[in-house]
TPP riboswitch aptamer (THI element) from Desulfotalea psychrophila LSv54, 98 nucleotides, folded computationally. Its mean pLDDT, the model's own confidence on a scale to 100, is 75. Taxonomically the source falls in Desulfotalea psychrophila (Bacteria, Thermodesulfobacteriota, Desulfobulbia, Desulfocapsaceae). Rfam family: TPP riboswitch aptamer (THI element). About the family: Vitamin B(1) in its active form thiamin pyrophosphate (TPP) is an essential coenzyme that is synthesised by coupling of pyrimidine and thiazole moieties in bacteria. RNAcentral records the identical sequence in 2 taxa.

RNA sequence: UUAUUCCGAUUGGGGUGUCCUGUACGGCAGGGCUGAGAUUAUACCCAUCGAACCUGAUACAGCUCAUACUGUCGCAGGGAACUCGGAGAGCGCCUUUG
Repeated sequence: UUAUUCCGAUUGGGGUGUCCUGUACGGCAGGGCUGAGAUUAUACCCAUCGAACCUGAUACAGCUCAUACUGUCGCAGGGAACUCGGAGAGCGCCUUUG
C1' cells in the first nucleotide's frame, strides 16, 4: 500500500404472507406451512459490484390445500452510504542479522 474477502459502527432503506379452525362477523384468538424475518423488533434482511424491497402484477407456465418454491417476465422501470473504522494474503520500500 492492497485484490478478493471478513468484522464492527453510525446513518439510511425494506418486508411482515398463506391455509385451517373457532367466533359475538368486529377483527381478533388458536393451530399448520414457508422463510433470515410472518406485527415481533434494542429483531431480521439490504445499502449502488444495489433481485433487500417496490412497480408491471389480481401476470404467465409448472407445482402446492394455499402461500411458498422452480422457470419466465428481467442487460423492464424504480430502489437506501459510492460513509467511517478494523483485519487482511500478496507486492513495494527501509532497517537489522546471516